Predicted 3D model of RNase P RNA and transfer RNA as a complex of 446 nucleotides.
RNA sequence: GCAGUCGGCCGGGCGACCGCGGUCCCGCAUGCGGGGGUCGAGGAAGGUCCGGGCUCCACAGGGCAGGGUGCUGGGUAACGCCCAGGCCGGGUGACCGGCGGAAAGUGCCACAGAGAGCAGACCGCCCGCCGCAGCGUCCCCGGACGCCCGGCGGGCAAGGGUGAAACGGUGCGGUAAGAGCUCACCAGCGCACCGGGUGACCGGUGCGGCUCGGAAAACCCCACCCGGAGCAAGACCAGCAGGGGACAUGGAGCGGCCCGCUUCCACCGCCCCGGGUAGGUCGCUAGAGGCCGGCGGUGACGCCGGUCCCAGAUGGAUGGUCGCCCCGCCUCCCCGGAGGCGGACAGAACCCGGCCUACAGGCCGGCUGCACCG
RNA sequence: GCCCCCGUAGCUCAGGGGAUAGAGCAUCGGUUUCCUAAACCGUGUGCGGCAGUUCGAUUCUGCCCGGGGGCG
Numbered sequence: 001g002c003a004g005u006c007g008g009c010c011g012g013g014c015g016a017c018c019g020c021g022g023u024c025c026c027g028c029a030u031g032c033g034g035g036g037g038u039c040g041a042g043g044a045a046g047g048u049c050c051g052g053g054c055u056c057c058a059c060a061g062g063g064c065a066g067g068g069u070g071c072u073g074g075g076u077a078a079c080g081c082c083c084a085g086g087c088c089g090g091g092u093g094a095c096c097g098g099c100g101g102a103a104a105g106u107g108c109c110a111c112a113g114a115g116a117g118c119a120g121a122c123c124g125c126c127c128g129c130c131g132c133a134g135c136g137u138c139c140c141c142g143g144a145c146g147c148c149c150g151g152c153g154g155g156c157a158a159g160g161g162u163g164a165a166a167c168g169g170u171g172c173g174g175u176a177a178g179a180g181c182u183c184a185c186c187a188g189c190g191c192a193c194c195g196g197g198u199g200a201c202c203g204g205u206g207c208g209g210c211u212c213g214g215a216a217a218a219c220c221c222c223a224c225c226c227g228g229a230g231c232a233a234g235a236c237c238a239g240c241a242g243g244g245g246a247c248a249u250g251g252a253g254c255g256g257c258c259c260g261c262u263u264c265c266a267c268c269g270c271c272c273c274g275g276g277u278a279g280g281u282c283g284c285u286a287g288a289g290g291c292c293g294g295c296g297g298u299g300a301c302g303c304c305g306g307u308c309c310c311a312g313a314u315g316g317a318u319g320g321u322c323g324c325c326c327c328g329c330c331u332c333c334c335c336g337g338a339g340g341c342g343g344a345c346a347g348a349a350c351c352c353g354g355c356c357u358a359c360a361g362g363c364c365g366g367c368u369g370c371a372c373c374g
Numbered sequence: 375g376c377c378c379c380c381g382u383a384g385c386u387c388a389g390g391g392g393a394u395a396g397a398g399c400a401u402c403g404g405u406u407u408c409c410u411a412a413a414c415c416g417u418g419u420g421c422g423g424c425a426g427u428u429c430g431a432u433u434c435u436g437c438c439c440g441g442g443g444g445c446g
Base pairs, nucleotide, nucleotide: 001370002369003368004367005366006365007364008363009362010361012325013324014323015322016321017320018319020040021039022038023037024036025035026034028031042345046356047355049354050353051352052351053350054230055229056228057227066226067225068224069223070222071085072084073083074082075081086099087098088097089096090095100221101220105219106218108214109213122160123159124156125155126154127153128152129151130150131149134147135146136145137144138143139142168186169185170184171183173181187211188210189208190207191206192205193204194203195202196201234282235281236280237279243273244272245271247269249266250265251264252262253261254260289308290307291306292305293304294303295302296301326343327342328341329340330339331338332337333336375445376444377443378442379441380440381439384399385398386397387396392429402416403415404414405413422438423437424436425435426434
């Protein structure tokens, strides 16, 4: 210098004028207006995909059903998030991606193929018997043997072929031909032991010919987690109609008591009918809060100290115009100036932690590969 | 603002891992008729998009896109 990989950050700045919402102060005609001060969108406020706070309802405990998560250890209020590590796969590398169990059970693996799961024999290889057109050899000359061909019976799984996937690989032996059939080495699996690690796992030794497919984002098994609803939650005030009826409870009366009955009262509980409803106030924003510093930790993060207050609307404010600057593109010329156009995605509505998705343009840093120079 | 559901042919619906994705109506062409309708025969058209799991996805999973409904 080129190419790449990972992480962090910004996402227009300044000024003037006009305007909007909250809050505080002042003034007055006391509930409206005026003046002044101060504050006023985001990294995603978004999708509503997870998790929590908060509120109401339900709830002894446990189980079933249902849903979710899934290597290990940690962080956290919690998580499907984050950090660190392990194994496997990809990449020359920085780095990136994946993750319980298929030797508990059930089911599936289309088409092709002989055979698709404790598999299978189409071609092929080999042995035996039978047949004999033909060929070859032999001789005692019409027989024997062999080859080829065909049939029957059996053995084999090395080779061909099918498929996404076919029951280890190489070699020596072995055999009629073959084969973990035997053996050596290699690869995998299982079991036992030793050492290291909290653990996933790693290293080693020995034994067993054990060679065992995929798929659980199929049912399922194992471990862990989960009560339901959502700020239109919920509470108060005002208003329509402190309305009507049934039941239960309590009081009073009848009755010796219980049961029961009576109408009246209480209005608490509950149900039905009827009525009303987008009126106001609270919830509402100071919080798992921001910034700075120190300490602990590899890290996510935690602890301590200091400091700051940083939107709360309810048809829903956070905007517009102008000037200068910044960035990009185009045109012109006197070559560093002028003119024009453009500057994204998007916008709070109870709050917070994540994930994911959208995004013009720009800045910073770590690391890797290649080439060159000193 | 919160919650739930759906997306298969022009329309209404089936299909829930193995295909050339079906049915009815509609479109188009033909037969019939003097012409049209009806009837009969034939034809074309499609799984909202992008990733992932799988040998294989309309189907299973995730994320987007679009549509519909409910809530003092």